[in-house]
This is a predicted structure of a 72-nucleotide RNA (transfer RNA) from Vicugna pacos. Rfam family: tRNA. About the family: Transfer RNA (tRNA) molecules are approximately 80 nucleotides in length. By type it is a transfer RNA. Model confidence (mean pLDDT): 82 of 100.
RNA sequence: GAAGGUAUAGUUUAGUGGUAGGGCACAUGCUUAGCAAGCAUCAGGUCCUGGGUUUAAUCCCCAGUACCUUCA
Numbered sequence: 001g002a003a004g005g006u007a008u009a010g011u012u013u014a015g016u017g018g019u020a021g022g023g024c025a026c027a028u029g030c031u032u033a034g035c036a037a038g039c040a041u042c043a044g045g046u047c048c049u050g051g052g053u054u055u056a057a058u059c060c061c062c063a064g065u066a067c068c069u070u071c072a
Base pairs, nucleotide, nucleotide: 001071002070003069004068005067006066007065010024011023012022013021027041028040029039030038048064049063050062051061052060
């Protein structure tokens, strides 16, 4: 220098244009003499940033940022 990929909750990871789900963790409750484990319930998301298309964008298009891989 060129090509490709990834970016979603504290963490990990789904999501095929119609307002986002699971696991773990955190919190509360049950259980226990107490802790752990288990069970139940809740909360927590500007979907990397900025534009564009669309009635409607996490999703499609463009640019940028960070990281990874390959080639030179």